The RNA shown here (transfer RNA) has 74 nucleotides and comes from an Anaerolineales bacterium.
[in-house]
RNA sequence: GCCGAGGUAGCUCAGCUGGCGAGAGCGCGCCACUCAUAAUGGCGAGGUCGGGAGUUCGAAUCUCCCCCUCGGCA
Numbered sequence: 001g002c003c004g005a006g007g008u009a010g011c012u013c014a015g016c017u018g019g020c021g022a023g024a025g026c027g028c029g030c031c032a033c034u035c036a037u038a039a040u041g042g043c044g045a046g047g048u049c050g051g052g053a054g055u056u057c058g059a060a061u062c063u064c065c066c067c068c069u070c071g072g073c074a
Stems, first nucleotide, its partner, number of pairs: 001073007010026004019057001028044005050066005
């Protein structure tokens, strides 16, 4: 340099035939249970969906440019 995969919550990821008000598990906070802790259960906080632009009534999802990570070929 070329090709491919990926970037979504603190971590691991789902959601990508465009549309319910962006989610799960773990973690975190509070509460319940217990003599107490763990486990378990309930509730809650936490996201400009890598950055920008475009298309559209509407974009995490489609198009373009850029940045980063991984793999392959040279």

The prediction has a mean pLDDT of 84.